Context: one part of a larger RNA
RNA sequence: UGACGGGGGCCCGCACAAGCGGUGGAGCAUGUGGUUCAAUUCGACGCAACGCGCAGAACCUUACCUGGGCUUGACAUCCUGAGAAUCCCUAUGGAAACUAGGGAGUGCCUCCUCGUGAGGAACUCAGUGACAGGUGCUGCAUGGCUGUCGUCAGCUCGUGUCGUGAGAUGUUGGGUUAAGUCCCGCAACGAGCGCAACCCUCGCCCUUAGUUGCCAGCAUUAAGUUGGGCACUCUAAGGGGACUGCCGGUGUUAAACCGGAGGAAGGCGGGGAUGACGUCAAGUCCUCAUGGCCCUUAUGCUCAGGGCUACACACGUGCUACAAUGGUCGGUACAAAGGGUAUUUGCGAACCCGCGAGGGGGUGCUAAUCCCAAAAAGCCGAUCUCAGUUCGGAUUGGAGUCUGCAACUCGACUCCAUGAAGGCGGAAUCGCUAGUAAUCGUGCAUCAGAACGGCACGGUGAAUACGUUCCCGGGCCUGUACA
Numbered sequence: 001u002g003a004c005g006g007g008g009g010c011c012c013g014c015a016c017a018a019g020c021g022g023u024g025g026a027g028c029a030u031g032u033g034g035u036u037c038a039a040u041u042c043g044a045c046g047c048a049a050c051g052c053g054c055a056g057a058a059c060c061u062u063a064c065c066u067g068g069g070c071u072u073g074a075c076a077u078c079c080u081g082a083g084a085a086u087c088c089c090u091a092u093g094g095a096a097a098c099u100a101g102g103g104a105g106u107g108c109c110u111c112c113u114c115g116u117g118a119g120g121a122a123c124u125c126a127g128u129g130a131c132a133g134g135u136g137c138u139g140c141a142u143g144g145c146u147g148u149c150g151u152c153a154g155c156u157c158g159u160g161u162c163g164u165g166a167g168a169u170g171u172u173g174g175g176u177u178a179a180g181u182c183c184c185g186c187a188a189c190g191a192g193c194g195c196a197a198c199c200c201u202c203g204c205c206c207u208u209a210g211u212u213g214c215c216a217g218c219a220u221u222a223a224g225u226u227g228g229g230c231a232c233u234c235u236a237a238g239g240g241g242a243c244u245g246c247c248g249g250u251g252u253u254a255a256a257c258c259g260g261a262g263g264a265a266g267g268c269g270g271g272g273a274u275g276a277c278g279u280c281a282a283g284u285c286c287u288c289a290u291g292g293c294c295c296u297u298a299u300g301c302u303c304a305g306g307g308c309u310a311c312a313c314a315c316g317u318g319c320u321a322c323a324a325u326g327g328u329c330g331g332u333a334c335a336a337a338g339g340g341u342a343u344u345u346g347c348g349a350a351c352c353c354g355c356g357a358g359g360g361g362g363u364g365c366u367a368a369u370c371c372c373a374a375a376a377a378g379c380c381g382a383u384c385u386c387a388g389u390u391c392g393g394a395u396u397g398g399a400g401u402c403u404g405c406a407a408c409u410c411g412a413c414u415c416c417a418u419g420a421a422g423g424c425g426g427a428a429u430c431g432c433u434a435g436u437a438a439u440c441g442u443g444c445a446u447c448a449g450a451a452c453g454g455c456a457c458g459g460u461g462a463a464u465a466c467g468u469u470c471c472c473g474g475g476c477c478u479g480u481a482c483a
Stems, first nucleotide, its partner, number of pairs: 001483002003480002007478007015468002019432005026320008034311002042053002064306007073131001077130002079127005086104006093098001108120004133295002136293003142289002144284003147280001149278001154193006160169003173184003199272004204240007213230003218227002243266001246260005322425001326384007338372003346365002351360003391422001396417007438460007
């Protein structure tokens, strides 16, 4: 100087406690292990792998397996020869890739001896080798990017001083803070990376603007529908506003803390973006880049089919339930944020058909205009009466719809029938401190189709925190027999 302790002191954090809801039991979805398999491609493994890479595996993707084919190659540059490009047909064969044969067809630029003469640029075919290619290996050779401790309050430097030196001091101490935040003191004085602020967003007000938005008063209508208006709502650009600024108290006259006033908001107002020096030879050579090694008629390329979807089992993450604060039926209300077609074809209304998924239809909309669109929980009424049930919906049979070349392996959805386990879950374990948890629905990305996942949006809307002894993680000071 570090590291360490079932040493000490001080202090934080949903760390415990106090609460609320879960997981662990059931069924299903999904990931993983294991097993199986021709293959079940590969990676990720305590926290920090396991609804992770995958924001979407029927073909493609695809890296795997089986089989069919290719060898200058699917792709790039160079050389030689032929043909413009390109388009069409026949199929000989074939699962396709490919292979075999035939036909149409001559453009653009330059030169000229005007002959379809020579050369050139693109493109195609053939040939030759230089080379291409590799999701082959090494993340313990690397860049880049990322996770984690941790949004924790730390990590350092210059000069000076001290020490033989490693190094110390500053950064320790007394207060204070969310904070190495600030104040005071001090052989230190300053400074940098972090903290905070500057950025975005929500909450209040003002100004500007008034269509596609809005409607107070007037007229009008079934309807802000139309005239009219821009006050209000809203939209979106700019500005104001909060600073311990004011008052009282505590404190060292400090920093600050406590209470109060005013205020939409009060002491960091809520949320986001932002991640210091470093740690884990953490993760990634399968995003990409890249050293080295390896393959080169194959470890490259292509095609068809299969596999990644297997199933005695084990684990993680979720969804749906076990019901009456509920189920079913009828009526009725209130959001926010998004998405949508002019070169690839989007959102799709009314209306009609169908029990339904959906089909027909095509108004309108390049969208504050039109559409997706119904929000759901809620409220009102009716019914069920504690039962494996009008709970629960797995599973299976049948009939269908849609997407797509194609739903057998292996899609989603609908209808009829079937109705399984499940009566609140052992040891154990997780999340959350407020518009949070819980609960309810909505949208979007990916995407032809395919979410119970992900991301975002709003509706309803709690309980509890005495406290820091204990568990876990962390910070500072101190101690030490360890390096």